[in-house]
RNA sequence: UAAUGCAUGCAAGUCGCACGGAGUGUCUUCGGACACUGAGUGGCGCACGGCUGAGGAACACGUGGAUACCUGCCCCGCAGUGGGGGAUAACAGGGCGAAAGCUCUGCUAAUCCCGCAUACGGUCGCCGUAAGGUGAAGAAAGCAGCAAUGCGCUGUGGGAGGGGUCUGCGGCCCAUCAGGUAGUCGGUGGGGUAACGGCCUACCGAGCCAAUGACGGGUAGCUGGUCUGUGAGGACAACCAGCCAGACUGGGACUGAGACACGGCCCAGACUCCUACGGGAGGCAGCAGCAAGGAAUUUUCCCCAAUGGGCGCAAGCCUGAGGGAGCAACGCCGCGUGCAGGAAGACGGCCUUCGGGUUGUAAACUGCUUUUGAGGGAGAAGAGAUGGACGGUAUCCCUCGAAUAAGCCCCGGCUAACUCUGUGCCAGCAGCCGCGGUAAUACAGAGGGGGCAAGCGUUGUCCGGACUGACUGGGCGUAAAGCGCACGCAGGCGGUUGUGGGCGUCGGUGCUGAAAGUCCACUGCUUAACAGUGGAACGCGUGCCGAUACGCCACAACUGGAGCUAUGCAGAGGUCUGUGGAAUUGCCGGUGUAGUGGUGAAAUGCGUAGAGAUCGGCAGGAACACCAAAGGGGAAGCCAGCAGACUGGGCAUAUGCUGACGCUCAUGUGCGACAGCGUGGGGAGCGAACUGGAUUAGAUACCCAGGUAGUCCACGCCGUAAACGAUGGAUACUCGAUGUCUGGUGGGUACUCAAUCCCGCUGGGCGUCUCAGCUAACGCGGAAGUAUCCCGCCUGGGAACUACGAGCGCAAGCUUAAAACUCAAAGGAAUUGACGGGGGCCCGCACAAGCAGCGGAGCGUGUGGUUUAAUUCGACGCAACGCGAAGAACCUUACCUAGCCUUGACAUGUAUCUGCAAGCCUGUGAAAGCAGGCCGCCUACGAGGGUGAUACACCGGUGCUGCAUGGCUGUCGUCAGCUCGUGUCGUGAGAUGUUGGGUUAAGUCCCGCAACGAGCGCAACCCUCGUCCCAUGUUGCCAGCACGUAAUGGUGGGGACUCUUGGGAGACUGCCGGGGUCAACUCGGAGGAAGGUGGGGAUGACGUCAAAUCAUCAUGCCCCUUAUGUCCUGGGCUUCACGCAUGCUACAAUGGCCGGUACAAAGGGCUGCGAUACCGCGAGGUGGAGCGAAUCCCAAAAAGCCGGUCUCAGUUCGGAUUGGGGUCUGCAACUCGACCCCAUGAAGUCGGAGUCGCUAGUAAUCGCAGAUCAGCAACGCUGCGGUGAAUACGUUCCCGGGCCUUGUACACACCGCCCGUCAAGUCACGAAAGUCGGUAACACCCGAAGCCGGUGGCCCAACCCUCGUGGAGGGAGCCGUCGAAGGUGGGACUGGCGAUUGGGACUAAGUCGUAACAAGGUAGCCGUACCGGAAGG
Repeated sequence: UAAUGCAUGCAAGUCGCACGGAGUGUCUUCGGACACUGAGUGGCGCACGGCUGAGGAACACGUGGAUACCUGCCCCGCAGUGGGGGAUAACAGGGCGAAAGCUCUGCUAAUCCCGCAUACGGUCGCCGUAAGGUGAAGAAAGCAGCAAUGCGCUGUGGGAGGGGUCUGCGGCCCAUCAGGUAGUCGGUGGGGUAACGGCCUACCGAGCCAAUGACGGGUAGCUGGUCUGUGAGGACAACCAGCCAGACUGGGACUGAGACACGGCCCAGACUCCUACGGGAGGCAGCAGCAAGGAAUUUUCCCCAAUGGGCGCAAGCCUGAGGGAGCAACGCCGCGUGCAGGAAGACGGCCUUCGGGUUGUAAACUGCUUUUGAGGGAGAAGAGAUGGACGGUAUCCCUCGAAUAAGCCCCGGCUAACUCUGUGCCAGCAGCCGCGGUAAUACAGAGGGGGCAAGCGUUGUCCGGACUGACUGGGCGUAAAGCGCACGCAGGCGGUUGUGGGCGUCGGUGCUGAAAGUCCACUGCUUAACAGUGGAACGCGUGCCGAUACGCCACAACUGGAGCUAUGCAGAGGUCUGUGGAAUUGCCGGUGUAGUGGUGAAAUGCGUAGAGAUCGGCAGGAACACCAAAGGGGAAGCCAGCAGACUGGGCAUAUGCUGACGCUCAUGUGCGACAGCGUGGGGAGCGAACUGGAUUAGAUACCCAGGUAGUCCACGCCGUAAACGAUGGAUACUCGAUGUCUGGUGGGUACUCAAUCCCGCUGGGCGUCUCAGCUAACGCGGAAGUAUCCCGCCUGGGAACUACGAGCGCAAGCUUAAAACUCAAAGGAAUUGACGGGGGCCCGCACAAGCAGCGGAGCGUGUGGUUUAAUUCGACGCAACGCGAAGAACCUUACCUAGCCUUGACAUGUAUCUGCAAGCCUGUGAAAGCAGGCCGCCUACGAGGGUGAUACACCGGUGCUGCAUGGCUGUCGUCAGCUCGUGUCGUGAGAUGUUGGGUUAAGUCCCGCAACGAGCGCAACCCUCGUCCCAUGUUGCCAGCACGUAAUGGUGGGGACUCUUGGGAGACUGCCGGGGUCAACUCGGAGGAAGGUGGGGAUGACGUCAAAUCAUCAUGCCCCUUAUGUCCUGGGCUUCACGCAUGCUACAAUGGCCGGUACAAAGGGCUGCGAUACCGCGAGGUGGAGCGAAUCCCAAAAAGCCGGUCUCAGUUCGGAUUGGGGUCUGCAACUCGACCCCAUGAAGUCGGAGUCGCUAGUAAUCGCAGAUCAGCAACGCUGCGGUGAAUACGUUCCCGGGCCUUGUACACACCGCCCGUCAAGUCACGAAAGUCGGUAACACCCGAAGCCGGUGGCCCAACCCUCGUGGAGGGAGCCGUCGAAGGUGGGACUGGCGAUUGGGACUAAGUCGUAACAAGGUAGCCGUACCGGAAGG
């Protein structure tokens, strides 16, 4: 949980001292006596006890009162108990039935029944104010005992206890339940009850209940109490106790003191059982027990010994109440599972940095103890006497022996406790946050640890934390939240003084508040749990007495709140009527000619039938320029030409009048922009929809040309807006400054009056700034401060300004307003960033201005792709792609094929063996390798070293992970930034400093400043180039001197010059002038080789990109171990339909070719550079001087210059491709080298869109050298010098960057975020033709049992009489009212299902667009209307 259904047994009987009587037994003196048992009459009980919580929102319960009532047994009184009669069960006999049972005849008793008599008191009638009097009716039962007497019986009074009834107050949810009610509310008469009462009935009246929530719906037994909480509260209603209700469901009465009766009756219904089919029986929500349901809940036990109950005089009987035992760690409590010693810190386990650590005194081992346990013995209390189920139990004594006894959860944070292994977004964990994608303290296992402990965790529920429904104790400008505005009934709240009352309030006291429970103290079980005794506490209860400050009520008064009056004032306040000019448009006419209009640019449109332009005239509608303002008015919406009519409100002054008349306001009522609706007008302009033209990928848009509703008027609806100050109304209080509108008043201008203006004072409005205070901050500051009163509203986001229901509306729709489901957020303010098709300032070959290119061609190189046995791997926007690679034919080499090796190609160590190598030779083979052979040396014959073999540890890996790492590197970027300490400001994030004004290449410097300083960056210090000086002179130099040569610093010599090497000077905005803040600095100038950083280099802040690299190296983890290691052969990395990147060479005449002839710098060179000479057309060869190099060589520099030729041609341009022949390197140029010669002579005539570099010794152009390297695919790279330009107005634009500021819905930071349709899946919900139920009423029909009423021909003992076919009285039967169930009917409410349909929510990677967030690229948003695939327009 199933108030679901129940087999079986038991749970209420007892009395022989009420009665008749049957049976059995015992005894007998045979007369009888006694005992027991069953049935019956009679009495009492069965209304208690026990169970359950279905129903019930009610006087059911709680609490406090009330009374019109009843009360068996019990207690205390009073008075009685006389004398008669009658029947009937049992029993006997007959009958019916399967049974249950029934019926007829006959007999009989009583404490059974009935008259009569009596009546203190009671009842009724009459009299009486009462006391009382009087009349009438009305009682009874006996039994036991030898007796005393006891127990009963009748009437009546009182008590106790119990019950009935009435009533104040209290305690659930829904208003999407707002109206309910006909016996309804009251009265009168009658009836009924123990008793009041519409409880019932007849008549009369029309009341009664309800926003302080009626009626309806849902839910629920109520309480003492229990749990929680500091409390106030919240939740609950197990056990125990009080009350109520129920007894299969519904109805009914009977009996009785008491019932409408759990183990009684009748009827109806459902169900079950028996049956001979005719008919009968039953009710565990008593104790056990069974079935079923369920996650889940026990023994068909013992006893009446105790407590209590029924009956009885009693003995006693009965008692599933109760006392006990059993089952379940379900709870509470207590106890144990040992104690002491014990380090070689054992074994084992786990970890490890391999040293050790830890488990851990833990164990073993030694000694000791015995709760519990086992064996033996004794053995209760529970009772004053008999009596003990529990029970041989509790308890005690003896013996034995550590013996019989530890688990569960957790160890990422919250939260006490950490490691290893396995796993690899899997398996799994998870209370929240979140873990798991190869190093997981989060999964699983283990070791260790932590917490509890006979338990430990989990789940569910409740309270708490939650001040998160706020009474204590919250809020509403922007977070959720002020009604669009006003009027105003009810309600709430309310100025000053006095008097009275004493309702609230306060004090005292009485009653009650059951017991148990709670708290305190004491006591009893060995302790505790538990229990006992005493005390305390508990109310919004109630009576009485008292107080009167405050609130309240009544009365009297007051003037300050409020209102009235008088006189003035300002104003787009409202309504109606009239009227004016400007402008737009149209029409008419004139002039006039080709365009006009429109846009980013256009086109549609208009126009030669005359537009546009211009002039004149006319028509019509709508709106009112200037004044005009931070301006004014109004409750809000809103209100603007001028004039008139009518009218509301406000303010000032006077301080005359009323005398609290006030404030707020649920429901209600009115007003209420635009859009929209209805009817009728009107229609110039504008203009949803619509049409056309553009734009676009599309463009249902933005732009343009048209254009209908509408916009306007009258009347009537609608009732919503971002109806906003996102700030309800009223009152009071609280510093200042200033502007403005509008009053009053004083003074000045001014000698007087008036206007104006100015300065004060004093009111009322509208603003700006600000002190205090408040605020999360922003901000507010005539409040968003300090307080009071009243109203409205909020309670996470979405679903949802929705659905359903209801009200309103002509409709559109409005108002009110959920839930399922779903999420772990949604949101506010501020902060730091980032970003913007935001702003300002400023840089950079960023653009612009230039020069030369790339993109087209051929070739080189790299890469993608493709191919392949393999085409090893890495690098991918800038910042991968002539990159790693400063050299792939073998090697390299990591790849593939084939063949081998297995302590290994390489390292270290141990053990054993070997007196051992290296080397050489042979065979085989592609080689590696395998197999075999040979040889020598030292010796002290041990050992050591070395070598080899075997074995074991291990080696080895370019295998994986750059997302585990170190290191190194790229990039933003040589950009000017990035931070810190202290102080200050801020609740805080953080700010300040670092911003500002200048300036700079610069966060460079100066000035200012709540900042003052400092660090990393910048700059400088370093290298190099440029000038000079000093020193130094060999291999360098050679002016002067000398020698020599064909010639040459060749030689002597020189120390001047160039140069080398080292050192120094110089440049600092130092000087002058202008500007500038007496600054920093800047502009110009002088001097100077150089001038404002002189040129170049090195140097790269905090950081960003999980940037790159495990294949440089190092390295954790993982993986391989006769292979993923090693060796070797050949191949591949060189493929080739293609794409891309980067270069070279060109397309030619500023050129090509030929001849002649100048001038460098920086490098390299011994396995090297290699001169002169000779040979070859040439590559090169022969040869070898010199040089380890300021000496010799590579080495010729080239463009240039001089001369010649070619003459615009695919050429004497261009050189690809191909053929042939060679040279060189190398073991080897087939795949796959470079170079030379001859021949061949392709594309290409300057390159589309687009795009790169460069600001001066730069670009461009020319050659030279080097690294790597045998050689070389180098046209690459790194350097070197020669020749040597053009241009920069400028910062609008593109790109990148810096600073300040602004917006932000971004923070993985715009390569962001994000909206809607469509498509797919899942889920819950709404609608829906209908369909199936449920609930409560209503109308009518039928009408059981039964009470009541009527009747009663039939029946009947008591009483009466005239004795009968009599009467009285009663009954069956029948009839009637009521009446359960049932039937019919139309509705109400509610639920299940439902084709289909609607939106919603959710779901890594679907489709379409881009609406929003930045000015989001058309600012966005709100209400409404229309339109559109969708966002939306």
Small-subunit ribosomal RNA from an uncultured compost bacterium, 1433 nucleotides, folded computationally. Rfam family: Bacterial small subunit ribosomal RNA. Gene Ontology terms of the family: ribosome and structural constituent of ribosome. The coordinates come from a structure-prediction model, not an experiment, and the mean pLDDT is 86.